Transfer RNA from a bacterium, 75 nucleotides, folded computationally. The RNAcentral record of the sequence draws on ENA. Rfam family: tRNA. From the family's description: Transfer RNA (tRNA) molecules are approximately 80 nucleotides in length. The family's RNA type in Rfam is transfer RNA. Gene Ontology term of the family: triplet codon-amino acid adaptor activity.
RNA sequence: GCCGCCUUGGCUCAAUGGUAGAGCAACUGAUUUGUAAUCAGUAGGUUGCUGGUUCGAUCCCGGCAGGCGGCACCA
Numbered sequence: 001g002c003c004g005c006c007u008u009g010g011c012u013c014a015a016u017g018g019u020a021g022a023g024c025a026a027c028u029g030a031u032u033u034g035u036a037a038u039c040a041g042u043a044g045g046u047u048g049c050u051g052g053u054u055c056g057a058u059c060c061c062g063g064c065a066g067g068c069g070g071c072a073c074c075a
Base pairs, nucleotide, nucleotide: 001071002070003069004068005067006066007065010024011023012022013021018055026042027041028040029039030038048064049063050062051061052060
């Protein structure tokens, strides 16, 4: 340099065009002599950034950034 894949709550991942969810973690309460476990609830996201298509974009298209892998080049 070229090609492919990935980027969504703190973490791991869903959502294949129609109001963004789950598990774990956090916090509050119940339970317990207390802790853990269990149960109930609460909060937390400008969906990496920027444009485009569309009535409508996490989703489709372009550019950029970052990560992973492969190929090539130099030494």